This is a predicted structure of an 88-nucleotide RNA (transfer RNA) from Sodiomyces alcalophilus JCM 7366. Rfam family: tRNA. Its family is annotated with triplet codon-amino acid adaptor activity in the Gene Ontology. Rfam classes the family as a transfer RNA. Model confidence (mean pLDDT): 85 of 100.
């Protein structure tokens, strides 16, 4: 410098014109109830609190930016900036 792949939720990543998702994670609520403390007491128990695991719900997004094309653009051009590959 020329080509080409990618940039969506904190993190990994789908979805490639018709309401933007999953998994992780993070709040919250149920459920489980280890060791170990803690309160009562008829001293064996009783209660409260509790690790990790499970179920659920719940919030969280200028789809890299900007201009175009459409009724509609994350999704199609065009320029620009970011990582990265080839090739000179």
């Nucleotide at each position: 410098g020329u080509u080409c792949c990618g940039g969506u939720a904190g993190c990994u990543c789908a979805g490639g014109g018709g309401u933007a998702g999953a998994g992780c994670a993070a709040u919250c609520g149920c459920c489980u109830g280890c060791a170990g403390c803690g309160u009562c007491c008829u001293c064996g128990g009783a209660c409260a609190a509790g690790a990790u695991a499970g179920c659920g719900a719940u919030a969280g997004g200028u789809c890299a930016g900007g201009c175009g094309u459409u009724c509609g653009a994350a999704u199609c051009g065009c320029c620009u900036c970011c990582g990265g590959a080839a090739c000179u």